[in-house]
Order: sequence, then C1' cells, then structure tokens
RNA sequence: GCGUUCCCUACUGGAGAGAGGCGGUCUUCAAGGUCGUUCACCGAAGGAGCAAGCCCGCAUCGCCGGGUGAAUCUCUCAGGUAAACCGGACAGCAGGGGCAGC
Repeated sequence: GCGUUCCCUACUGGAGAGAGGCGGUCUUCAAGGUCGUUCACCGAAGGAGCAAGCCCGCAUCGCCGGGUGAAUCUCUCAGGUAAACCGGACAGCAGGGGCAGC
C1' cells in the first nucleotide's frame, strides 16, 4: 500500500396489512393528532424458535439423549395496518475505518 468478509456515515430505491368499534383528551364543531380499551390483520426495525451437518454421551446402538447450528422459513413479545410524515429487512452508488492475509 492492497484488503473479499466485517463496521460506520451520506444519498437513492424499498413491501405487507382496518381511514375498524367504544370512551377520554387536544379545539365550538368536523377532519386529524394523542391516550386507554376491544376485535380483525401484516412481517422487512428489534426479539424468539428450528433442519441438515458436525461434536459428545449411552446399561438400550436407535427415527435414542445432549450441545452447536441459517434465513426473506416459523412465532407475533415488540413494532406496524388511507395518503403524507416517521420507521423499514435488503439492495445500489460513494466516502471513511479495518481483522485474517498478501
């Protein structure tokens, strides 16, 4: 100096699902916001679970027990469910950092 993986920052793209009911409140009212409650839904913040494989154990050698082990799969705790705003796994472009190694 390079440095896949990895981390950070900025920009861009980025889905799904009730403008639900009831009550309070922010305003005279409406729409809307917000709080509580209740029913129905979504999965792509976060979180949780697991297959094969690998390792170990067994007086039973087996479709046995334990450990490790992934997700966009599963769960739906959390979060979310008109538009806008916010959020958003992941992807693209760029900059910075940098393990192993060269």
Predicted 3D model of a 102-nucleotide RNA (Glycine riboswitch aptamer) from Polaromonas eurypsychrophila. The coordinates come from a structure-prediction model, not an experiment, and the mean pLDDT is 79.